[in-house]
RNA sequence: UAGUCUUUUUUUGUGAGAGAGUUAUUUUAUAGCCGCCGAAGGAGCAACCACCCCGGAAACUCUCAGGCACCCGAAACAUUAAAAGUAGA
Numbered sequence: 001u002a003g004u005c006u007u008u009u010u011u012u013g014u015g016a017g018a019g020a021g022u023u024a025u026u027u028u029a030u031a032g033c034c035g036c037c038g039a040a041g042g043a044g045c046a047a048c049c050a051c052c053c054c055g056g057a058a059a060c061u062c063u064c065a066g067g068c069a070c071c072c073g074a075a076a077c078a079u080u081a082a083a084a085g086u087a088g089a
Base pairs, nucleotide, nucleotide: 001087002086005085006084007083008082009081012078013077014076019034021033022032023031024030025029035068036067037066041064042062043061044060048056049055
């Protein structure tokens, strides 16, 4: 010095799935019962990576948690800004 790369946070946009189930209390909501969903989070394994040891690892799997009219939320992708590291001169 750098809209090179990496990590973390952050702005905005897109954003699926599954009972407006039932009972009780009840303004919402909470709890019980049955039926479901996977893309908050969490856990497990795999290709692969690493390896002295300890391991890392998905949008797959599980469904503890969360969710099942709308709204909110929502991984991932794109995007805004900042910080740290790193690369080059």